[in-house]
Transfer RNA from Candidatus Curtissbacteria bacterium RIFOXYA1_FULL_41_14, 72 nucleotides, folded computationally. The prediction has a mean pLDDT of 82.

RNA sequence: GGCCCCGUCGUCUAGCGGUUAGGACAACAGGCUUUCAAUCUGUUAACAGGGGUUCGACUCCCCUCGGGGCUG
Numbered sequence: 001g002g003c004c005c006c007g008u009c010g011u012c013u014a015g016c017g018g019u020u021a022g023g024a025c026a027a028c029a030g031g032c033u034u035u036c037a038a039u040c041u042g043u044u045a046a047c048a049g050g051g052g053u054u055c056g057a058c059u060c061c062c063c064u065c066g067g068g069g070c071u072g
Base pairs, nucleotide, nucleotide: 001071002070003069004068005067006066007065010025011024012023013022018055027043028042029041030040031039048064049063050062051061052060
């Protein structure tokens, strides 16, 4: 250099064009407990960036960036 795959809350992930973008763990607040742990309830928090297609894009297309694999 060429080809292929991937990029979503702090972390791991679900989401096959119309979802309030969901779950687990973590964090925070509260309940229980003499206290802590455990447990229960609640809350915060995300679509890599830019363009395009579409009535409508996390989802499809292009470019860029980043990560991984194969290969000259």